[in-house]
The RNA shown here (small-subunit ribosomal RNA) has 1391 nucleotides and comes from a metagenome. The prediction has a mean pLDDT of 82.

RNA sequence: UUGAGCGAAGUUAGAGUGGCGAACGGGUGAGUAACGCGUAGGAAUCUACCCUUUAGUGUGGAAUAGCCCUCCGAAAGGAGGAGUAAUACCGCAUGUGUCCCGAAUUUAUUCGGGAUAAAGCCUUCGGGCGCUAAAGGAGGAGCCUGCGUCCUAUCAGGCAGUUGGUGGAGUAAAAGCCUACCAAGCCAAUGACGGGUAGCCGAUGUGAGAGCAUGAUCGGCCACAAGGUUACUGAGACACGGAACCUACACCUACGGGUGGCAGCAACCGGGAAUAUUGCGCAAUGGACGAAAGUCUGACGCAGCGACACCGCGUGUGGGAUGAAGCUUUUAGGAGUGUAAACCACUGUGGCGAGGGAAGAAAUUUUGACUGUACCUCGCUAGAAAGCACCUGCUAACUACGUGCCAGAAGCCUCGGUAAUACGUAGGGUGCAAGCGUUAUCCGGAUUUAUUGGGCGUAAAGCGUCCGUCGGCGGUUUUUUAAGUCUCUUGUUUAAUACCAUGGCUCAACUGUGGAAAAGCAAGAGAAACUGAAUAACUUGAGUUUGUUAGAGGAAGUCGGAAUUCUUGGUGGAGGGGUGAAAUCCGUAGAUAUCAAGAGGAACGCCAACUGCGAAGGCAGGCUUCUAUGACAAUACUGACGCUCAGGGACGAAAGCUAGGGUAGCAAAAGGGAUUAGAGACCCCUGUAGUCCUAUGCCGUAAACGAUCCUUGCUAGCUGUUCUGAAUUUUUAUUUGGAGUGGCGUAAGCUAACGCGUUAAGCAAGGCGCCUGGGGAGUACGGCCGCAAGGCUAAAACUCAAAGGAAUUGACGGGGGAGCGCACAACCGGUGGAGUAUGUGGUUUAAUUCGAUACAAAGCGAAAAACCUUACCCAGACUUGACAUAUACCUGCAGUCCUGUGGAAACAUGGGAUGUCUUCGAGAGUGGUAUACAGGUGAUGCAUGGCUGUCGUCAGCUCGUGUCGUGAGACGUCCUCUUAAGUGAGGUAACGAGCGCAACCCUUAUCUUAUGUUAUACGUGUCAUAAGAAACUGCCUUUGCUAUGCAAGGGAGGAAGGAGAGGAUGAUGUCAAGUCAGCAUGUCCCUUACGUCUGGGGCAACACACAUUCUACAAUGGAGCCGACAACGAGUAGCGACGGGGUAACCCUGAGCCAAUCUUUAAACGGCUCCUCAGUUCGGAUUGAGGGCUGCAAUUCGCCCUCAUGAAGCCGGAAUCAGUAGUAAUCGCAAAUCAGCACGUUGCGGUGAAUACGUUCUCGCUCCUUGUACACACUGCCCGUCAAGCCAGCAAAGUCGGCAACGCCCGAAGCGGGAGACCAUAACUUUACAUUUAUGUGAAGAGUGGCCCUUCUACGGUGAGGUCGGCGAUGAGGACUAAGUCGUAACAAGG
Repeated sequence: UUGAGCGAAGUUAGAGUGGCGAACGGGUGAGUAACGCGUAGGAAUCUACCCUUUAGUGUGGAAUAGCCCUCCGAAAGGAGGAGUAAUACCGCAUGUGUCCCGAAUUUAUUCGGGAUAAAGCCUUCGGGCGCUAAAGGAGGAGCCUGCGUCCUAUCAGGCAGUUGGUGGAGUAAAAGCCUACCAAGCCAAUGACGGGUAGCCGAUGUGAGAGCAUGAUCGGCCACAAGGUUACUGAGACACGGAACCUACACCUACGGGUGGCAGCAACCGGGAAUAUUGCGCAAUGGACGAAAGUCUGACGCAGCGACACCGCGUGUGGGAUGAAGCUUUUAGGAGUGUAAACCACUGUGGCGAGGGAAGAAAUUUUGACUGUACCUCGCUAGAAAGCACCUGCUAACUACGUGCCAGAAGCCUCGGUAAUACGUAGGGUGCAAGCGUUAUCCGGAUUUAUUGGGCGUAAAGCGUCCGUCGGCGGUUUUUUAAGUCUCUUGUUUAAUACCAUGGCUCAACUGUGGAAAAGCAAGAGAAACUGAAUAACUUGAGUUUGUUAGAGGAAGUCGGAAUUCUUGGUGGAGGGGUGAAAUCCGUAGAUAUCAAGAGGAACGCCAACUGCGAAGGCAGGCUUCUAUGACAAUACUGACGCUCAGGGACGAAAGCUAGGGUAGCAAAAGGGAUUAGAGACCCCUGUAGUCCUAUGCCGUAAACGAUCCUUGCUAGCUGUUCUGAAUUUUUAUUUGGAGUGGCGUAAGCUAACGCGUUAAGCAAGGCGCCUGGGGAGUACGGCCGCAAGGCUAAAACUCAAAGGAAUUGACGGGGGAGCGCACAACCGGUGGAGUAUGUGGUUUAAUUCGAUACAAAGCGAAAAACCUUACCCAGACUUGACAUAUACCUGCAGUCCUGUGGAAACAUGGGAUGUCUUCGAGAGUGGUAUACAGGUGAUGCAUGGCUGUCGUCAGCUCGUGUCGUGAGACGUCCUCUUAAGUGAGGUAACGAGCGCAACCCUUAUCUUAUGUUAUACGUGUCAUAAGAAACUGCCUUUGCUAUGCAAGGGAGGAAGGAGAGGAUGAUGUCAAGUCAGCAUGUCCCUUACGUCUGGGGCAACACACAUUCUACAAUGGAGCCGACAACGAGUAGCGACGGGGUAACCCUGAGCCAAUCUUUAAACGGCUCCUCAGUUCGGAUUGAGGGCUGCAAUUCGCCCUCAUGAAGCCGGAAUCAGUAGUAAUCGCAAAUCAGCACGUUGCGGUGAAUACGUUCUCGCUCCUUGUACACACUGCCCGUCAAGCCAGCAAAGUCGGCAACGCCCGAAGCGGGAGACCAUAACUUUACAUUUAUGUGAAGAGUGGCCCUUCUACGGUGAGGUCGGCGAUGAGGACUAAGUCGUAACAAGG
């Protein structure tokens, strides 16, 4: 010097004793429908710490942690020994006081007795912090009460310590709080008991408010701490981070035994559509402890994460084009995005960098997690920073493309099937904006639960009716009261929130301060009109008495005639009966019919009425008895006795049920006959229950309806009728009352309308019942009633976006009325049968191009398919093209003619000849190449224009103004007469008008005039052309009516008479009618082809079916010969005469004619002859042969002629068509198209009838009216079973589970009680011994604890039930689902 040890003092840390706190703060909302909460009160209480006050704080004792030693145990932990301290613990003293007992009196005091306390420590010596007893306060806590506080009656009775009393126990404290005994109470339709759900409030959201919904954050209260039970400690707990026990779960273990409780802050796992950091700090605020320093504090202050919400800010500002690019669109010009961008200038909120830098600190010093944060200054920087939804309507905002009932959208209606503002995308736009949309939920709109503030005849809704309890409401007057009511005052209504004012963060959100206010409850003072209560009266409401009167009111008894049926007897002799028509059925064993007698049951004709009575149901022959009621009139009496009624009671058609009778007629079920596709029906023949009676039997329902609850009052009328009065009259009238019962009615009023309207559905009052979209469903389950049938009460799941009322316009009706039409009827002739022509379907085909296809397609587009046409098929060619326009370039100049090669032609490829205008510029024109483009009979007529058909030449369709109606709408446009007509007239809330009707236009019939080519018989007119006249119900007469008019019948005259005949002319609209192939056109599609050209083929096929014609079937005819009479028209690439040839078609020739000039025999008809009833001298198909014509061409595929051939067919089934007068029928002629081709079409003339009683029926149409469940409009709508799929609920043998309670068993911990000869035991008491004389060692007792027994009790076990739920074979019903089956029930008179 260092280290170790030991010791003293001090300091720090840890452990322990002791004190206080840990019952606060923090979390959660499971339970709780309750004095739990809210509000206002109350009395029988406690209170640590804090404040005030009073009185004390004396004197002793025995232990025990820690520490040390020994031991057990894996651990947790524990046992024993030695020994120590205190404000830990225990005696004694004192007793201001407090408590108890007794006594007294002035009743809150006094006196007496008994019991009962304490702890010290620090000190600067001043005092401070404590402790004990007591009184008061403050704050806190416990208890009691009034009122308020969800749904459910398909929960109606509940309770046994239950309700009260007495004694006791118990608590801080009242109390059945607990116990013994006694009594039998207590609660309940003002909802007990039960079940479900739920923490309550201040407040929050919404709403004009009243309300409705909610109870996160913040604040107050309550409850809970893994699920239960229990006490201990303490001032306070039956205690989140204390204890004991049971249970479940998890962990450790040496298997013996232990440990745990995040609904504290973070965090983890799981679940879920979904919800944050294992952060910093005690700096502030607050709490606990402490004398204090201080310690603790996931309370709290901050930070982190999250557009979760609220607020504020930014993402630039100014300039910048007749306006870039891109994109979108387009009518191809443009337009939009759009001053937007680029570009120029500027600013710096923000960002980055640098510098500075708080407040929050209260408190003189120290103390800041946030934080170098907010903020300030400087510099740099337009740089990092816009999305989402929507755009059919509601609802602000539109186009393109894609898609094609697909994909998809959708809050509702709905959108999407080839032009989608609705889907998807783009451009553009609109709205909000660091957000925007979706979803969920609450309030609002919703007067859609209606207190404010709804309804009930028909939309949902009046109990079937009456009586009546609780309840609600209630006439006039007096007095009192003050419960309701009103006024004033006081208390309370925590704070926050909300409102007002004013401050602080740059503003705001946020927040500070102050103010005001309402309703509620309680207390006090007052008022007295109204309501209530009490009181005394009144008569008008109500009732009683008397008189008169009415009636199918009820019950019982008795009597009657007509009719049906049956029985007996007579007459009689073949049918009867029944129906749309029949049949079953009855009848010769005698029916029906008829006469007489009898039996029996049921119902009561006329009177009879929109009549009367009754509460309703209901009540009808006469008489008698019993019984009940109303109305009127008059008087007297009672004196509000009243009204309405939840629950309750009584009555209550028909049918049905029970028991016993009865049964004539009628007649469910049943049988038979018909009808029918069927006929389990309608019709017919039978026929049993039942219909009738008895039962003081049941049922209890109806379109039980006036679809209209009862009572009272008020508000114009007119007109019937029933009952009953009065007055006047004078014997039947008038006037005027009361009570019923009807009709009408825009008085007013009400009503959605219809309608109601003193018998209200009007205006009011009182009471009851009922309704809240349709279906499911008046059903299921439960309960009550019933013998049953069933009745009463009465949901939900699920499903739809409607269901419903009244009225309107249409349409429709196997509704009604009126009218019209060749619609029927009458007549004539056809079609349907045959053959043929043409068209269509079908089939076939390479193609048989396409369209039309009920009337309203089918001789239609097509007024002409051999090529062409032509669109189709095959083959071959062309590609700016067969055709149009434009530009650029190139070369020749076009072009015309002749001639080669290949080829079927188109086309390709050669040769030769001739040759253009011109201002001379290759200008015009033309050819070629290239590009724009051409082209398409390709699609869509359901994208369109235009045109057309049809209803229908039917008489309708509308408008303006006005009026009516809430309105849709109506009137006008209806009614009467009339017409072809919405034609005309009259009436009329209509008056006018338009499109339609008619007329105007054309042709034609008569006449006149003019003209006279090409007519002519020469005269001119029965000719042609042109212009005019004439017909208007104008005239006469009759008739009708609403009568100066309209209409009809007849007549005269006239060529024509009532529209003279015919044509053209087609309203508003219907049919998504027809046409993209006549034309035009949007969109889509093709572009060396879906375009264009050429050759050939096809459109012409052929088992068949249909439509429209032609020709026939013959003698009213056919054939031959002879002889007459038209009109419309057409004609030069034409009509074509005469003549000639040919059997003929036709050919040759070519006069005339650009047409009243030329061309064109009309036929049926008349005359004569033959045929003589037949598959023919009918009929002419088909086929063969030979010719003619057109045309490049006649085979596919033309027409005609001659000869030959000579099918079917002898008048046509069901059915069906046209025609009413110069029509049908019949006869020929012409024209368009066209080279040729006509049985078609369009026209023309010749000959020329019959019939129409009439509107019942068929079809169609018009008007009025009626019904309607139809509106795509009857080809409508719509019902039920069955079959299929799917969904939810119900029942169901059973099975599984939850909840609450009951009986019995078990009985942990624990509080309480009991008991012992047991165990343990420092302090106190008594006592023995020993000594070191104040200690030690004992003993006994007291007290305490344990052990033992026991009351109560959690968990657990068990039993029988209750209630709720899950699953459930199967069963019955329900809802829903583009195209299933069977029928046709309803809507019209729904047959």

The sequence is in RNAcentral, with records from SILVA.